[in-house]
Context: one part of a larger RNA
RNA sequence: CCCGCAGCAAGACGGAAAGACCCCGUGGACCUUCACUAUAGGCAUGCGCUGGUCACGAGCACGAACUGCGUAGCAUAGGUGGGAGGCUUUGAAGUUCCCGUUUCGGCGGGAAUGGAGCCAACAAGUGAAAUACCACCCUGUUUAUGUUUGUGGCCUAACUUCGAUUCCCGUGAAUCCGGGCGAAGAACACCGUGUGUUGGGUAGUUUGACUGGGGCGGUCUCCUCCCAAAGAGUAACGGAGGAGUGCAAAGGUCGGCUCAGCACGGAUGGAAACCGUGCCCUGCGUGCAAGAGCACAAGCCGGCUUUACUGCGAGACCGACGGGUCGAGCAGUUACGAAAGUAGGCUCUAGUGAUCCUGCGAUCCCGUGUGGAAGGGUCGUAGCUCAACGGAUAAAAGGUACCCCGGGGAUAACAGGCUGAUCGCUCCCGAGCGUCCAUAGCGGCGGAGCGGUUUGGCACCUCGAUGUCGGCCCAUCACAUCCUGGGACUGAAGGCGGCCCCAAGGGUUCGGCUGUUCGCCGAUUAAAGUGGUACGCGAGCUGGGUUCAGACCGGCGUGAGCCAGGUCGGUCCCUAUCUGCUGUGGG
Repeated sequence: CCCGCAGCAAGACGGAAAGACCCCGUGGACCUUCACUAUAGGCAUGCGCUGGUCACGAGCACGAACUGCGUAGCAUAGGUGGGAGGCUUUGAAGUUCCCGUUUCGGCGGGAAUGGAGCCAACAAGUGAAAUACCACCCUGUUUAUGUUUGUGGCCUAACUUCGAUUCCCGUGAAUCCGGGCGAAGAACACCGUGUGUUGGGUAGUUUGACUGGGGCGGUCUCCUCCCAAAGAGUAACGGAGGAGUGCAAAGGUCGGCUCAGCACGGAUGGAAACCGUGCCCUGCGUGCAAGAGCACAAGCCGGCUUUACUGCGAGACCGACGGGUCGAGCAGUUACGAAAGUAGGCUCUAGUGAUCCUGCGAUCCCGUGUGGAAGGGUCGUAGCUCAACGGAUAAAAGGUACCCCGGGGAUAACAGGCUGAUCGCUCCCGAGCGUCCAUAGCGGCGGAGCGGUUUGGCACCUCGAUGUCGGCCCAUCACAUCCUGGGACUGAAGGCGGCCCCAAGGGUUCGGCUGUUCGCCGAUUAAAGUGGUACGCGAGCUGGGUUCAGACCGGCGUGAGCCAGGUCGGUCCCUAUCUGCUGUGGG
């Protein structure tokens, strides 16, 4: 060096299972509820099945009887018309009693008594003349009848239910079914149909995105500035602020004016009110943010006004598109101005919402054989915090550790990597402490490095799987050395020390508690070192912890359920091909 055999399991990111954790999908399932929308079912009610009668209440129709008061006036005059008479032994006036009504004065009716009159026309007064008498009506009241309806009572024949120690019937055997018979309930109930309400009992679904993983938080449209690299444009969960309007004047036009501040002077009067003079070129002001503008003013004041117009629009700018922006000029009609002219809102840039659907106004348009109409179109206008603001629906929240599928190392948790803020160590400077003396020993404020053991940042291999804490067994390396060895300095007398330099050969304990690493404690020791090795080591062991399914407690939640809260329980597979290592044999 080649080839075996027996072994060990450190590696082949070993085998097994398209990761169960995590994220993603306008994926799924199941569960919950005060998510949405339906719905079984419940309740209420209208109508049908469904009839009779009585009482009371309400409405309507018709009939009858009554009713009607300003003032003046014999007095309680409803309206209009007719009208000179009318009522009365079929009982007038008067008197007594009762009933109704009332504006408390009377009016109407009835009974008894009474026994022959009473009322009106006329004159006066009144807007209007007699309820003397008749007719038609009005206001309000009472009453009869009819009808509709409500509530309650009663009825029986619909309808329903029940029945006898052995009732009757069915061309019937039957304990079944139906009928008879009897009883009870009863127009209710049952049933059908319509409506309202309730309705996780059930069902279908929804429950946004961005995001230095996801969740929580924040944000989502528009305007201004910076970032933005001197055209435009330009990102971030970069740095700062605003808008979701306002104004009939804060618009148009014509005319006029000049601010803030400072200095000096002036009763009350002061730092600052108002008056005067001067300086002052914009620092004031501009409805509201910022920027850009503006004194020739776009700032301030006044007069007259409505162009905060209708129909257009050459030509441009911005935008992927939808769309946004500027605009001379023409026609019409106005405002202001002597006129030239200016005016199609406001110094400019925010003050916003596509399409569908619907209302309103207008209109010439269409209008189902024709004429109309219904309806539609067109023009104008209105209704969205559709704010997740290019707006999925008119209409929508949650749980899953019982979970599932498709994917991702496009994205988290372990480990590694990069980084090294944090961490550990070293060095520089030397304010000061150290009686004195910066440096025996310390060292403020700062500075320069090294390391890659902490907590992080990043998200680069791995999600068709790189098993995760601690213990056990077995280790191996570094040295920033715990002991043992050698040395310099010392605020080293000796002894014991302190600090630093060299040094990795060897060594570095046994117990109690806890899953613990760690830590505390006990007893020792020369010492009981610090770290790396996938926080060494689960194809070597364990499985106490963490981290599935069960369950309890506390807390949270309406609930399903949830909690780096606690608690009890809970399947750890692999016969070694290669590398490596140990032992051994042959060539």